[in-house]
Molecule: c-di-GMP-I riboswitch aptamer
Organism: Ammoniphilus resinae
């Protein structure tokens, strides 16, 4: 330095849910709680992909239909950074 994530040690993140707060809503954040993770650290101004539709635009007995500039790295390719062990 690269490669793997069997095995151990130390350990690390935190789904669903509840409160509170923001947002038009997807979902952020914080406390709590813990389904799971071998990058569940980071990046959406490298891609694909899912979601909501304020605003726009069409339509018309208006609970509709298009669109993201918004939002998901714990959806995915990938990029980049790291612990311990063993080769």
């Nucleotide at each position: 330095a690269u490669u793997u994530c069997u095995c151990a040690a130390g350990g690390g993140c935190a789904a669903a849910c509840u409160u509170a707060u923001c947002g038009a809503a997807a979902g952020a954040u914080a406390a709590g709680g813990a389904c799971g993770c071998a990058a569940a650290g980071c990046c959406a101004u490298c891609g694909g992909g899912u979601c909501u539709a304020a605003g726009g635009c069409a339509g018309a007995g208006g609970g509709u239909g298009c669109u993201a500039u918004g939002a998901c790295g714990g959806c995915u390719g990938g990029g980049u950074u790291g612990c311990a062990a063993a080769a």